[in-house]
Overview:
Predicted 3D model of a 1564-nucleotide RNA (small-subunit ribosomal RNA) from a Patescibacteria group bacterium.

């Protein structure tokens, strides 16, 4: 407002997470293109690029009622010929016919020739009228619109607003006219000349063509008056000036023509305001600015000219560059705005490029003209022609844009009195899915849910009522047939281009009619099969390395639908330029500080004014668009009426709240200047009115006091240092982590004196003070700025702020001169190292220091502009005042101005600020708008140089980036612990043998397992088997598993025969089931065929299960409350205990759960029961077995906090978890294992295999290396003898006794035993005695030889065992490194598993005998809690930074070399205008000028040897500079040196760990 219009977000930095920020996606729209597809139609739009070039036809002509003529027709008129016809008057001729008898005459007829005349007609010539037409030239109107195009223009070119000093053909309206005279001159003709376009000479002609001359006032000049609303209009009067054309028509009457005056349209001009980017364009301008006077225009004007003057324009951006036609409007957007200027109006420019002027009402003229250059073209070579940015159309160029079409019927436009001609403007058609719209490709029915297709858990589900079938309709296509409106003009003859179209009627007939794109998320839609980081895919993130919803392919689905994607461009989303509507402490971004100029803003009261502001009218903002309403086309799309609205700009009439602006005014006068000569503006007195302005709170001044490393110049002073000399004095000193270089017997160091010297100022000193910042510190004196306090005496807003501008500005540089004690870049030596252009150490020069001039920058930091008000405190502290107090001063209270600390509300992303604000306002100024190139290049300014101040792009990435969170990690800190390390014992590493293991070798040497956590590990038994590996030989439905289908009757079993290394093949004999006994059937078995078997093949990174490891370490978590914006956090932190997250306090926590720890077994003592065996028997229990008791810090001391514990004791078998087991939280290693077992998913398998069966081989090799062990190296022992003590196990395919044999393994034997019975089974070390006497041995036993025993189908590759015999290495093990804290280590022996046997020195169990030590946590290693710093989160074995190789891009600089460009001089100039002189339709000079020549500034572009930094790659070398104290804390600024990162001087900064002091808060 009657109504009508209104904001959506996501997806990506992170292990998460909040911010910041960029960067992608979703909408909408184009004069499009391209891909794939393609059914009507209506309406609309179609060369955006080369303002390149054009072939051909049109596109602007008409008017004969202006004008002579020319030609055509028609009609007549007059001459002349010819012709034809009819007639007349004759002539000749001969014919018939009458007449005659016949001829002759005569006469009638008609034929012929042939002179004359008339008449008609006809053609022809000529010549004249007359009416109709044509129309070349003369004239007249148009040709200046209509139509195309955007090159150029940043400017009055355009929009808007106002306006005065102007013309206006054709049209309207109104006066008054329209007399009379004359000279030409096209056409034409003659004649020349030229290829041709075309020219020239003579002659004659007309006009509405031109002129002379007359009249003429309401024109026009000029003078003189008068009036009014007075830059000026109007009138009066006098004088001078200047028109004119006729044509039609019988008239009547029309058309026309002159003059002047008004309207109407049209146009020229002026003007306020609007109108793109750069400042890396800052200065520009001589007709320039402005006056006078002329000139010139329709008209004002430096438009143009002479003279005068010095001006006019610019940071409110001149001028130069770049880009661009403006506008109404369209797109998009919620709106503000942003892009944006097709198509249609409107306005401007241009017409091949430039330059000129005629003509004309109007042009400097698109289809006129001249010249000039450029290109084309025609040619006889002399010379001419020409301009599609009109309509078609061709050619280039390009991703791309249409027919050489119909017609003037409408609608307009020129020209005619008209008729009428003309029109490529315009109305149709045609191409083209370019676009908006609107139809269709059928519809109901139709399940056994057909087939095919896909998928499948194999049951089925999806396509999918979809199809097939039945029924029905006929939009639209095509067929006949009929058949408009658009339209009205015109002499009532005729006239339709779209068209036989739109529309209607019939007609058969589902016929003619769908596709594109998507399918991981963002953002609707899913599965399978292939492929295997390769193919490829993509906007962004990103998929793809063998189970891909992300590639291709199908099948399902999803969106839109005649179109659907896909580039490309703009707007939206993006508040990501932020007026609406953002920011600057750490994320981009406070100038280093201040003074000040423009500018910006700005205190109280009062009047005036109304410029701003506010309100009402009134003009304007063209139509179309656009919105609302109505209405035509079958509907929309389109169109028709009416409104709104166009947000603006001026005019007027109000208002005075804010804000600007103004602070006397009137009347006389006196001076003085200016003009239009009576005005004006300054000034002096004077007088009247009147609220005369006016305050003080900002600001500043002035008076009294105060504090201070403010500043500058002089001067003085002590310690301290180093040098000179002298003096004591001896052998070192110095220096570091330890060293060296270095200094010293020419006498250091070190000590004592004297002197010289040049920096710096200890203690007071601090959290303090000054100062605009840099920055200032011994003392004095001088000169000097700025501040507080108080007081309230003065002025009277006099103030902020601050582009430009100017001053000041740490070190370090730098120029001249000084001066140099210390220190100290370069530099030289010495360590250190792999190296060490470093870090350490000796030494040392610039330099540091002064004067003078530069330099202009720093982490110039509070990472925080400046004034102003305002909004809680507490507390320290410097400075001054007041008050009480006191004799004073301290002390207390307040007030002000600094300086600090914590903190309310607020703000912040978080950290944090917090009256010193990062709170809450208000002004001013500065500066950001993704990382990276880069604060660099090029430009410009400054500087001796070094470098400083401005400041880009190109390319590149999808991030960078701030606060915090948890974690892990740090050569960070504290704080526990653990055989971690420290005391101790023993070992390993050294020999030799055993086993593994790598490695090599092999036909194989089977596979796993490889840092702690792989190596006597799977594997608790590899001669065959196992075996998986190798060679060779065999089987294919299979060695073993379920089953269908057909055929055999048997199949196995057992004897035997023959080949064969066996497996296996073969032949023979012997036996031969159930239901039934005919058949069939069903078990069983072989063949044969189907299904399938089978796999120790792959993949432990697809998995179950199981396991190791952290680690038996104390931890890992959840509810629910609270905290944070939020990821988190809190519990779980702290303080004492613990073996312990174990307990206890305290506590925004309160509880719980897995874990601890007990429950469970073994053990050690006692009690009961009960007793097979055992004890000879027999009671017994030190014995078995079952069940109980006992130990809980339970008692006393003592320490802690009242707790919890801790320490000592008693008393007990055991004491503080009594000692050992089992028990392994959440997780970690994509850690192990597909070969122990299951198991997806792939592979091998009728092609004989990666299946399976067999012999034989390997797994046992062997130069070497590593790991585990065993047995030694001796006397605490060997060896011989003889004597003791055990626990726990195992035996029926076993275990095996006494007894005999054999040295001896063993062998006969055969009791006994299914066990506390029997048997394995003599323990062994120890102990008693004897020899060995220190040595390669009476140690040690490897290796060999012999002979032998066992087991087994087989001991040869490759077994165990006995005897005898042989007797190597080794005398205690470098570097390192392993275990163990008590019945343990150490050291002795027994048993068991597996097993035919063993390779066991292994492994898993049993008992004897039986120690040392632990001060302690500083150091190694692990660990755990808490606190920190991180640029790591694959988590330090991270992360990362330079240089150098290579490849690839963009860019900049460059000896240069090319091009655009063309300011500017100078020479020349056409045409055309002006003008000047003559000999005047003309010639001939001047100005002037387009272009030509030269010379060329500024500017712009290409190209360039070559050297430079940049960005990217991709497993490259070379270091380790940075994050942890990153291993020398790091960064800024300078200077120096270095392969590189980088390192050192110097001054700053904290955006540094630690530790240790000091302050401050809280709480006492």
């Nucleotide at each position: 407002u009657u109504g009508a219009c209104a904001g959506a977000g996501g997806a990506u930095u992170u292990g998460a997470u909040c911010c910041u920020g960029g960067u992608c996606c979703a909408g909408g729209a184009u004069g499009a293109a391209c891909g794939c597809u393609g059914g009507c139609g209506g309406c609309g739009u179609g060369g955006a690029u080369a303002a390149g070039g054009c072939a051909u036809g049109c596109a602007a002509g008409u008017c004969g009622u202006a004008c002579g003529g020319a030609c055509u027709u028609u009609a007549u008129g007059c001459a002349u010929a010819a012709c034809a016809c009819a007639g007349g008057c004759g002539a000749c001729u001969g014919a018939u016919g009458a007449u005659u008898a016949a001829u002759c005459a005569u006469u009638a007829u008609g034929a012929g020739u042939u002179g004359u005349u008339u008449g008609u007609g006809u053609u022809a010539u000529g010549u004249g009228u007359a009416a109709a037409g044509u129309u070349a030239g003369u004239g007249g109107c148009g040709a200046a619109c209509g139509g195309g195009u955007u090159a150029g223009u940043a400017a009055c070119a355009c929009c808007c607003u106002a306006g005065a000093a102007c013309a206006u053909a054709c049209c309207u309206c109104g006066a008054a006219g329209u007399c009379a005279a004359g000279a030409a001159u096209a056409a034409c003709u003659u004649a020349u000349c030229g290829a041709a376009a075309g020219a020239u000479a003579a002659g004659a002609u007309a006009a509405u063509a031109c002129c002379u001359g007359a009249u003429g006032g309401u024109a026009c000049u000029u003078u003189a008056g008068u009036c009014u609303u007075u830059u000026a209009g109007a009138u009066u009067a006098a004088a001078g000036u200047u028109a004119a054309a006729g044509c039609c028509g019988a008239a009547a009457g029309g058309c026309g023509c002159u003059u002047c005056g008004a309207g109407a349209u049209u146009g020229g001009c002026u003007u306020a305001g609007g109108u793109c980017u750069g400042a890396u364009c800052a200065g520009u301008u001589a007709g320039u600015u402005g006056g006078u006077a002329g000139g010139g225009u329709a008209a004002u004007g430096g438009c143009c000219u002479a003279c005068c003057a010095a001006g006019a324009c610019u940071a409110u951006g001149a001028c130069c560059a770049g880009u661009a036609g403006g506008g109404g409007g369209g797109c998009c957007g919620a709106g503000a705005g942003g892009c944006u200027g097709a198509u249609c109006c409107c306005c401007a420019a241009c017409g091949a490029u430039a330059g000129c002027a005629c003509u004309g009402a109007g042009a400097c003229a698109c289809g006129g003209g001249c010249u000039a250059u450029a290109c084309u073209c025609c040619u006889a070579c002399g010379g001419g022609a020409g301009g599609c940015a009109g309509c078609a159309g061709u050619c280039g160029a390009g991703a791309a844009u249409a027919u050489u079409c119909c017609a003037c019927a409408a609608u307009g436009g020129g020209c005619g009195c008209a008729a009428g001609c003309u029109u490529g403007a315009u109305g149709g058609a045609g191409c083209g899915a370019c676009g908006c719209c609107g139809c269709g490709u059928g519809c109901a029915g139709g399940a056994u849910g057909a087939c095919a297709c896909u998928c499948u858990u194999c049951g089925g589900a999806g396509c999918g009522u979809a199809a097939a079938c039945u029924g029905c309709u006929u939009u639209u296509a095509u067929a006949u047939a009929g058949g408009a409106a658009a339209a009205a003009c015109u002499u009532u003859u005729g006239u339709g281009a779209u068209u036989g179209u739109a529309c209607u009627a019939u007609a058969g007939g589902a016929a003619u009619a769908a596709g594109g794109g998507g399918u991981u998320g963002c953002a609707a839609a899913c599965u399978u099969c292939g492929u295997g980081c390769c193919a490829g895919c993509a906007g962004c993130c990103g998929c793809g390395g063998u189970a891909a919803u992300a590639c291709g392919a199908a099948g399902g689905c999803c969106c839109c639908g005649a179109g659907c994607g896909u580039u490309a461009u703009c707007c939206g989303g993006a508040u990501u330029u932020a007026u609406u509507g953002g920011g600057c402490g750490u994320a981009a971004a406070g100038c280093g500080u201040g003074u000040g100029u423009a500018g910006g803003a700005g205190g109280u009261u009062c009047a005036g004014c109304a410029a701003g502001u506010u309100u009402g009218u009134u003009g304007u903002u063209a139509a179309a668009u656009u919105c609302c309403g109505u209405u035509g086309c079958u509907u929309a799309a389109c169109g028709g009426c009416g409104g709104a609205g166009c947000u603006g700009c001026a005019a007027u009439a109000a208002a005075u709240a804010c804000u600007a602006c103004u602070g006397g005014u009137g009347u006389u006068u006196u001076u003085g200047a200016a003009u239009u000569u009576a005005u004006u503006c300054a000034u002096u007195a004077a007088c009247a009115c009147a609220u005369u302005a006016a305050c003080u709170a900002g600001a500043g001044u002035g008076u009294g006091c105060g504090a201070g490393a403010g500043g500058c110049u002089a001067g003085u002073g002590g310690a301290a240092c180093u040098c000179a000399c002298a003096g004591u004095g001896u052998a070192g000193g110095g220096g570091u982590g330890a060293a060296a270089u270095c200094c010293g017997u020419u006498g250091a160091u070190a000590u004592u004196g004297u002197g010289g010297g040049g920096a710096a100022c200890a203690c007071c000193g601090a959290a303090g003070g000054c100062g605009a910042a840099g920055g200032c510190a011994a003392c004095u004196a001088g000169c000097u700025g700025g501040c507080g306090c108080a007081u309230u005496a003065c002025u009277g807003a006099c103030u902020u702020u601050g582009a430009g501008a100017c001053a000041c500005g740490a070190a370090a540089g730098c120029g001249u001169g000084g001066g140099u004690a210390g220190c100290a870049a370069a530099a030289a030596g010495g360590a250190u190292u792999a190296g060490a252009u470093a870090c350490c150490c000796u030494u040392g020069u610039a330099g540091u220091c002064c004067a003078c001039g530069c330099c202009g920058u720093a982490a110039a930091c509070g990472a925080u502009g400046c004034c102003a008000a305002c909004u809680a405190g507490c507390u320290a502290u410097u400075u001054u005042g007041a008050g009480u107090a006191u004799c004073g001063a301290c002390c207390c209270u307040c007030a002000a101005a600094g300086u600090g600390g914590c903190g309310a509300a607020g703000c912040u992303a978080a950290c944090g600020c917090g009256u010193u604000a990062a709170g809450u306002u208000g002004g001013c100024g500065g500066c950001c708008u993704g990382g990276g190139a880069a604060g660099u290049a090029c430009g410009g300014c400054c500087g001796c140089a070094a470098g400083g101040c401005u400041a880009a792009a190109a390319c590149u990435c999808a991030a960078a980036g701030g606060a915090a969170u948890a974690g892990a990690c740090g050569g960070g800190g504290a704080c526990u612990c653990g055989c971690a390390c420290a005391a101790g014992c023993g070992g390993u590493g050294g020999a030799g043998c055993a086993u593994g293991a790598g490695g090599u070798u092999u036909a194989a040497u089977u596979c796993g397992a490889u840092a702690a956590u792989a190596a006597a590990c799977g594997a608790a038994g590899a001669a065959c088997c196992u075996u998986a590996c190798c060679a060779g030989g065999g089987u294919u439905u299979g060695a073993a598993a379920u089953u269908c289908a057909g055929a055999c009757g048997a199949c196995a079993g057992c004897u035997u025969u023959c080949c064969g290394a066996a497996a296996g093949g073969u032949a023979a004999g012997c036996c031969u089931u159930c239901u039934c006994u005919c058949a069939a059937g069903g078990a069983c078995g072989u063949c044969u065929g189907g299904a399938c078997a089978g796999g120790u093949g792959c993949u432990g990174c697809a998995u179950g299960g199981u396991u190791g490891u952290c680690g038996u370490c104390a931890g890992c978590u959840c509810g629910u409350g609270u905290u944070u914006u939020g990821a988190a956090a809190u519990g779980u932190u702290c303080c004492c205990u613990u073996a312990a997250g174990u307990g206890g306090g305290g506590u925004a926590a309160c509880g719980a759960g897995c874990g601890c720890a007990a429950c469970c077994c073994c053990u050690a003592u006692c009690c009961u029961a009960u007793g097979u065996u055992u004890u000879u028997a027999u009671a017994u229990g030190u014995c078995a077995u079952a069940g109980g008791a006992a130990a809980c810090u339970g008692c006393c001391c003592u320490c802690u906090u009242u707790u919890u514990g801790g320490g000592g004791g008693a008393g007990g078998a055991a004491g503080g978890c009594g000692g050992g087991g089992a028990u392994g939280a959440c997780g970690u290693c994509a850690a192990a294992u597909c070969a122990g077992c299951a198991u997806g998913g792939c592979c091998c398998u009728c092609u004989g295999a990666u299946a399976u069966c067999c012999u034989g081989g390997g797994c046992u090799a062997c130069a070497c290396u590593c790991g585990u062990g065993c047995u030694a190296c001796a006397a605490u022992g060997g060896u011989u003898a003889c004597u003791a003590c055990a626990a726990a196990g195992g035996g029926u395919u076993g275990c095996c006794a006494a007894g005999c044999c054999g040295u001896a393994a063993g062998g006969c034997g055969g009791a006994g035993c299914u066990a506390a019975u029997c048997c394995c089974u003599u323990a062994a070390a120890a102990g008693u005695a004897g020899c060995c006497c220190c040595a390669g041995u009476u140690c040690a036993g490897a290796u060999u030889g012999a002979a032998g025993g066992c087991u087994g189908c087989a001991a040869c590759u490759c077994g165990c065992c006995u005897u005898c015999a042989u007797g190597a290495a080794g005398u205690c093990g470098g570097a390192a490194u392993c275990g163990c804290u008590a019945g343990u280590a150490a050291u002795c022996g027994u048993g068991g598993g597996u097993c035919a046997g063993c390779u066991a020195u292994a492994c898993c169990a049993c008992g004897g005998u039986g120690a040392a030590u632990a001060c302690g946590u500083u150091c190694u290693c692990g660990a755990g809690u808490c606190c920190u710093g991180u640029a790591c989160u694959c988590a330090c074995c991270g992360c990362c930074c330079g240089u150098c190789a290579c490849u690839u891009c963009a860019a900049g600089g460059g000896a240069g070399c090319c091009g655009g460009g063309g300011a500017u001089g100078c020479c020349u100039a056409a045409a055309g205008u002006u003008u000047g002189u003559c000999u005047u339709u003309g010639a001939c000079g001047a100005a002037u000028u387009a272009g030509g020549g030269u010379a060329g500034a500024a500017u712009c572009g290409g190209u360039g040897a070559c050297a430079u930094g940049g960005a990217a790659g991709a497993a490259g070398u070379c270091g380790u500079a940075a994050c942890a104290a990153g291993g020398c804390a790091c960064g800024c600024g300078u200077a120096g040196c270095g392969g590189a990162a980088g390192c050192u001087g110097u001054g700053c900064g904290u955006g540094g760990a630690u530790c240790a002091u000091u302050u401050a808060u809280u709480u006492a």
RNAcentral holds the sequence, with entries from ENA.